[in-house]
Predicted 3D model of a 76-nucleotide RNA (transfer RNA) from a Hyphomicrobiales bacterium. It was read from a public genome assembly. Rfam family: tRNA. By type it is a transfer RNA.
RNA sequence: GCUCCCUUCGUCUAGUGGCCUAGGACACCAGCCUUUCACGUUGGGUACACGGGUUCGAAUCCCGUAGGGAGCGCCA
Numbered sequence: 001g002c003u004c005c006c007u008u009c010g011u012c013u014a015g016u017g018g019c020c021u022a023g024g025a026c027a028c029c030a031g032c033c034u035u036u037c038a039c040g041u042u043g044g045g046u047a048c049a050c051g052g053g054u055u056c057g058a059a060u061c062c063c064g065u066a067g068g069g070a071g072c073g074c075c076a
Stems, first nucleotide, its partner, number of pairs: 001072007010026004018056001028044005049065005
């Protein structure tokens, strides 16, 4: 340098064009319960890497950028 893959709440993840104002588990915070703790239960919180494009409509498709990974190559 070329090709391919990945990036979503704190963490792990669901999602494959409309039912997403983005769901779940764990963690965290608050309340309830309990003599206390744990368990349980109810509720809560600035998550789609960034910038463009296509489309009536994009987390999802396309292009570029950034970061990470894999493979192949070039110079010395």